[in-house]
RNA sequence: CGGGCUGUAGUGUAAUGGUAGCACGAGUCCUUCGGGAGGAUUUAGUCGGGGUUCAAAUCCCCGCAGCCCGA
Numbered sequence: 001c002g003g004g005c006u007g008u009a010g011u012g013u014a015a016u017g018g019u020a021g022c023a024c025g026a027g028u029c030c031u032u033c034g035g036g037a038g039g040a041u042u043u044a045g046u047c048g049g050g051g052u053u054c055a056a057a058u059c060c061c062c063g064c065a066g067c068c069c070g071a
Base pairs, nucleotide, nucleotide: 001070002069003068004067005066006065007064010024011023012022013021018054025043026042027041028040029039030038047063048062049061050060051059
């Protein structure tokens, strides 16, 4: 320098262009003499910027970060 892949709650992982879910975690409450286990409820997210579209996590473009291949 060129090419490919990946980027979603604190962590892991889903999501035909049409309500962003699930599990773990964290907070509160119930249960207990206390803890653990269990139950209820809440919390928190699409890497950045543009474009297409009635509608974008998803499609297109330019970047950023990580990994891999080539030179």
The RNA shown here (transfer RNA) has 71 nucleotides and comes from Candidatus Portnoybacteria bacterium RBG_19FT_COMBO_36_7. Its Rfam family is "tRNA". Its family is annotated with triplet codon-amino acid adaptor activity in the Gene Ontology. From the family's description: Transfer RNA (tRNA) molecules are approximately 80 nucleotides in length. The family's RNA type in Rfam is transfer RNA.